[in-house]
């Protein structure tokens, strides 16, 4: 003289120290030193310093590009949406087995209306004139002793079954009931009146019915009111579907382009974050290499 050096971190006034990681060696082990750029035992005999150069491996940076989060914006660039036109030697489905655009109607209606059906209700339902007849009531002649008998007559009501119109919306000579304490007939028991009697009269109760008169039903005109598997005109509503009818080539869809136009997103502005496989730059570096140089026994 050497006996390890680097990086990050630890500790000290300060060196040595610890720890972790790379790299070296033939080459270990103690921990102290004390104001001070390093003690000690061992080992070796050669060692140290400088420059380029390569380098294991740490390390610091740059940022092409990329993403987010607020913010400006809507000139313009790019891209995305939406609308609207404009053009296609084009595609596809339907079409003269009639496409497109009409027209009527039907199916829809608490819709109106006519008409026949049914079922119900409300009014209404002539007159004249011949026969024959029922009935009161007036006039009247005749007879009787009385009640009363036989008669003519005149006008009124009703009934039958003819015949008929300056008739009717219709208008049958229809059916039936009741007919009432009396107060329409008509047959009238008891009882009344008249009468010597016969017998008559008047007549309640009952009874009866072509013929007071009232109601009812049929027809038969007219008006109305319901009801629906009924038909016919209309009105409305509907455009899907049916029928009938006009027109007669086209209609509807998609793709591409193109042009304006709404809307949006970036591109801008700030902030975050990612990013050398974008093989970029840059700094330490043990450690080999080569040159130089300095030095001890």
């Nucleotide at each position: 003289g050497c006996u390890g050096g680097g990086a990050g971190u630890u500790g000290u006034g300060g060196c040595g120290u610890g720890c972790u990681c790379c790299u070296g060696u033939a080459a270990u082990c103690c921990a102290g030193c004390u104001a001070c750029u390093u003690g000690g035992a061992g080992g070796c005999c050669g060692a140290g310093a400088g420059a380029u150069g390569g380098a294991a491996c740490g390390g610091u940076u740059u940022g092409a590009g990329a993403a987010c989060g607020g913010g400006a914006g809507a000139c313009c660039u790019a891209c995305c949406u939406g609308c609207a036109g404009g053009g296609g030697u084009a595609c596809c489905a339907u079409g003269u087995c009639g496409a497109u655009c009409g027209g009527a109607u039907g199916u829809c209606c608490g819709c109106a209306c006519u008409a026949a059906g049914c079922c119900c209700g409300g009014c209404a339902u002539c007159a004249a004139u011949a026969u024959g007849g029922g009935u009161a009531u007036c006039u009247u002649u005749g007879g009787g002793g009385a009640a009363c008998c036989a008669g003519a007559g005149a006008g009124g009501u009703c009934c039958a079954g003819g015949u008929u119109g300056u008739c009717u919306a219709a208008c049958g000579c229809g059916a039936g009931a009741c007919g009432a304490a009396c107060c329409g007939g008509c047959c009238c028991a008891g009882g009344g009146u008249g009468g010597a009697a016969a017998c008559a009269c008047a007549g309640c109760a009952g009874g009866c019915a072509a013929a007071a008169g009232u109601c009812u039903c049929c027809g038969u005109g007219u008006c109305g009111u319901g009801c629906a598997g009924u038909a016919g005109u209309g009105g409305g509503a509907u455009c899907g579907c049916a029928u009938c009818u006009g027109u007669g080539a086209a209609u509807g869809g998609g793709c591409g382009u193109u042009u304006g136009u709404u809307g949006g997103u970036a591109g801008c502005c700030c902030g975050u974050c990612c990013g050398a496989u974008a093989g970029a730059a840059c700094c330490g570096a043990a450690c080999c290499a080569u040159c130089u140089u300095u030095u001890u026994u």
Molecule: Metazoan signal recognition particle RNA
Organism: Pomacea canaliculata